[in-house]
RNA sequence: CCGGAAUAGCUCAGUUGGUAGAGCACUUCACUCGUAAUGAAGGGGUCGUCAGUUCGAGUCUGAUUUCCGGCU
Numbered sequence: 001c002c003g004g005a006a007u008a009g010c011u012c013a014g015u016u017g018g019u020a021g022a023g024c025a026c027u028u029c030a031c032u033c034g035u036a037a038u039g040a041a042g043g044g045g046u047c048g049u050c051a052g053u054u055c056g057a058g059u060c061u062g063a064u065u066u067c068c069g070g071c072u
C1' cells in the first nucleotide's frame, strides 16, 4: 500500500435501505427421591467509534481503532 472482519456472554445469520434474529449459555417453572436430559416461559444488543446521505441506515459514503490475510 491492497483486500477482508467487527452485530446478545460465546459462535454466527441478517440477499434490492423499512420495527434486529438463531444455536449454545444464563434466569424461572414443570418433570425427577435428587442430578442430568427434556419441555415451557423469560431476560440480555445505542450493530467497533465519529461524521455524512436519506422520511428512514446493521445495510450506502468518508474518516478512524483493533484483528486477520496479501504484496514489497
Base pairs, nucleotide, nucleotide: 001070002069003068004067005066006065009024010023011022012021018055026042027041028040029039030038048064049063050062051061052060
Model confidence (mean pLDDT): 82 of 100. Predicted 3D model of a 72-nucleotide RNA (transfer RNA) from an uncultured Lachnospiraceae bacterium. It matches the Rfam family "tRNA". Gene Ontology term of the family: triplet codon-amino acid adaptor activity. Rfam classes the family as a transfer RNA.